[in-house]
Context: one part of a larger RNA
RNA sequence: GAGUAACGAUAAUGCGGGUGAAAAACCCGCACGCCGUAAACCCAAGGGUUCCUGCGCUACGUUAAUCGGCGCAGGGUUAGUCGGCCCCUAAGGCGAGACCGAGAGGUGUAGUCGAUGGGAAGCAGGUCAAUAUUCCUGCACCGCUUGUUACUGCGAUGAGGGGACGGAGGAGGCUAGGCUAGCCGGGCGUUGGUUGUCCCGGUUUAAGCGUGUAGGAAGUGUUCUUAGGCAAAUCCGGGAGCACAAUUCCGAGACGUGACGACGAGUCCCUUUUUAGGGGCGAAGUAGCUGAUGCCAAGCUCCCAGGAAAAACCUCUAAGCUUCAGGUAACAAGGACCGUACUGUAAACCGACUCUGGUGGGUGAGGAGAAAAUCCUAAGGCGCUU
Numbered sequence: 001g002a003g004u005a006a007c008g009a010u011a012a013u014g015c016g017g018g019u020g021a022a023a024a025a026c027c028c029g030c031a032c033g034c035c036g037u038a039a040a041c042c043c044a045a046g047g048g049u050u051c052c053u054g055c056g057c058u059a060c061g062u063u064a065a066u067c068g069g070c071g072c073a074g075g076g077u078u079a080g081u082c083g084g085c086c087c088c089u090a091a092g093g094c095g096a097g098a099c100c101g102a103g104a105g106g107u108g109u110a111g112u113c114g115a116u117g118g119g120a121a122g123c124a125g126g127u128c129a130a131u132a133u134u135c136c137u138g139c140a141c142c143g144c145u146u147g148u149u150a151c152u153g154c155g156a157u158g159a160g161g162g163g164a165c166g167g168a169g170g171a172g173g174c175u176a177g178g179c180u181a182g183c184c185g186g187g188c189g190u191u192g193g194u195u196g197u198c199c200c201g202g203u204u205u206a207a208g209c210g211u212g213u214a215g216g217a218a219g220u221g222u223u224c225u226u227a228g229g230c231a232a233a234u235c236c237g238g239g240a241g242c243a244c245a246a247u248u249c250c251g252a253g254a255c256g257u258g259a260c261g262a263c264g265a266g267u268c269c270c271u272u273u274u275u276a277g278g279g280g281c282g283a284a285g286u287a288g289c290u291g292a293u294g295c296c297a298a299g300c301u302c303c304c305a306g307g308a309a310a311a312a313c314c315u316c317u318a319a320g321c322u323u324c325a326g327g328u329a330a331c332a333a334g335g336a337c338c339g340u341a342c343u344g345u346a347a348a349c350c351g352a353c354u355c356u357g358g359u360g361g362g363u364g365a366g367g368a369g370a371a372a373a374u375c376c377u378a379a380g381g382c383g384c385u386u
Base pairs, nucleotide, nucleotide: 013031014030015029016028017027018026032383033382034381035380040363041362042361043360046343047342050341051075052074053073054072055071056070060068061067080141081140082339083338084337086119087118088117092113093112094111098107099106100105122139123138124137125136126135142335144334145333146332147331148330149329150328151327152326153321154320158316159315160314161313166303167302168301169300172296173295174294177290178289179288180287181286182203183202184201185200186199187198188196204262205261208257209256210255215250216249217248218247219244220243221242222241223240224239225238226237228236229235263285266281267280268279269278270277271276304307349358350357365377366376367375368374
């Protein structure tokens, strides 16, 4: 320079009460304003205690601070079913032998790792200051091991099936959600009107189990035979015959049950200066319309550029076992380890900052509308630290 510029989106604050040394900013209340395919909610990544409570205000916070993602202390993350671990493989990595190379090393078979993919099983309600598909209540489900009982042809690192897949298009059947009516509970106006075709609030309930529908797919069963499937096969494939015209498989949703339960507007009682907390009782809980981008459905139709793999699982036999072992059914016991707080379009991640930037997935209501555009609003969240 200069007590100048600036104090980081122009979404916006005002009043009353409380606390306090001190209040524009903290807490409570009322009013106002802003977002509302978001500035709401749930995950992944990343961060790592920032979560909750008590105490505190030197520093940090572009001002003050009684407040805080700040300081100090204490507390908090509960799983057979969620995710990982586990089984399986992709790109890719490593790689016994092997090949190549002065050396270091490179390539690569068998194999072994490697999810962003495939593979068993849980829902509803309640609860803490802070966790919950994890705790509690109620009702479920899955796989393996061992044991007992009963009945029995079992057996793989092999064979076959299966898993198993593109893009576009259109129709159908549904559901989530929404709206309206009915029903239940309450109200009748401090200001002209409001017993009415009035106003306000509520009308919620899962997995599982039973049934097997709209719809979709395929001929199905059986007998004989067989140069194929590296051996074998009753399995798969090839061939021939007979029977049936339907049969089998898949399959949302609805309905019943789950539920004489839970939740539930409200109401009553107790504690409390207030905020708030605890306990009891508990109405109605139906119908119609609309309706998805979700489900049936990896379905169907069309097209050419012809659209992972392996394991699980099922069937078949080989060696072998056949009083055993193994298989099937019922019952009983056991189901470890790791993650789980909080943030997560952001003041907690990446940007040196409490930075107008960047950041994958899911849910995403109402009125108007073709719409997830746009405007106004609900739930919810904020008024962006002078």